Predicted 3D model of an 88-nucleotide RNA (c-di-GMP-I riboswitch aptamer).
Its mean pLDDT, the model's own confidence on a scale to 100, is 81.
The model forms 95% of the base pairs in the Rfam consensus.
């Protein structure tokens, strides 16, 4: 530098679930807990999904239907940017 079935070594994150606090919800953050990850590091740029407060429609009368991302997701898949190990 490339490649990896990640083999060795040191480390490293931490699904669900459980309290707590933020939010109108997705969800985020901290604490505990590990189901898993060689990028499960960063990045919402593309597509995916997920929410619908408010705004808009519609019925109507203050409740509900439908649209909608400017919201949220990187532990959905690509794109970028950086990286640990070095058996082969």
């Nucleotide at each position: 530098u490339u490649u990896a079935u990640g083999a060795u070594a040191a480390g490293g994150c931490a699904a669900a679930c459980u309290u707590a606090u933020c939010g109108a919800a997705a969800g985020a953050u901290a604490a505990g807990g590990a189901c898993g990850c060689a990028a499960a590091g960063c990045u919402a740029u593309g597509g995916a999904u997920c929410u619908a407060c408010a705004g808009g429609u519609u019925a109507g009368a203050u409740u509900a239907u439908c649209c909608c991302a400017a919201g949220a997701c990187u532990g959905c898949c690509a794109g970028g940017c950086u990286g640990c190990u070095a058996a082969g």